[in-house]
RNA sequence: AGACAUCGAAGAGGUUGCGACCACGAUGAGUAAAUUAGUCGAGUUCCUGUGUGAACCAUGACGCUAAUCGAAAGGCACGGUCGCCGAAGCGCUUUAGUAGCACAGACUAAAGUAAGCUGGGACAUCGUUUAAUAAGCGAUGGACUGUCACGAUUCACAUCGUGGUGCGCUUUCGACAAU
Numbered sequence: 001a002g003a004c005a006u007c008g009a010a011g012a013g014g015u016u017g018c019g020a021c022c023a024c025g026a027u028g029a030g031u032a033a034a035u036u037a038g039u040c041g042a043g044u045u046c047c048u049g050u051g052u053g054a055a056c057c058a059u060g061a062c063g064c065u066a067a068u069c070g071a072a073a074g075g076c077a078c079g080g081u082c083g084c085c086g087a088a089g090c091g092c093u094u095u096a097g098u099a100g101c102a103c104a105g106a107c108u109a110a111a112g113u114a115a116g117c118u119g120g121g122a123c124a125u126c127g128u129u130u131a132a133u134a135a136g137c138g139a140u141g142g143a144c145u146g147u148c149a150c151g152a153u154u155c156a157c158a159u160c161g162u163g164g165u166g167c168g169c170u171u172u173c174g175a176c177a178a179u
Stems, first nucleotide, its partner, number of pairs: 001179001006175003009171003014085001017084006025076001034068006043056004047105006088118003091113008119145002123141007146165008
């Protein structure tokens, strides 16, 4: 001086890249709740099931109907701010909680997760979650786009085709050090 490989650091992607928070808007919904009236007639409520317990109830509960009044949360669109480029989302695991208790389930939250899935955003169709025509996730499809490899054209830039892809890609960077 220093190849290949490996490790580290830094960096790039964009029809609206990703997330969090805040503001605002719609939806939720003329729904729930509350009050009043009517009706029904024996059960009902405490997330679901079972057991148990408690409470309400023939002074009529629960339910149903009508009138008056009339929300909120979760889930979203758009904008701003901040943090970022496996950003993150979904899945899975563990723990905790659910307004009596026990068990099981479901739901919610937090933490973890290279060796579970997805390079990225959008569009169309189908499925699923959902109050939802919003949005998320999954599958399929044809385009677009980032990146690399190979091939073709080209002086070159670049373009086209095929394939791979975040465990990817890039670097006048660092470590390691065959020589």
Notes:
Lysine riboswitch aptamer from Fructobacillus durionis, 179 nucleotides, folded computationally. The coordinates come from a structure-prediction model, not an experiment, and the mean pLDDT is 77. The sequence is in RNAcentral, with records from Rfam. Of the family's consensus pairs, 98% are formed in the model. Rfam family: Lysine riboswitch aptamer. For this family Rfam cites "Regulation of lysine biosynthesis and transport genes in bacteria: yet another RNA riboswitch?" (Rodionov et al., Nucleic Acids Res, 2003). Rfam 15.1 lists 3,224 matches to the family in 1,923 species.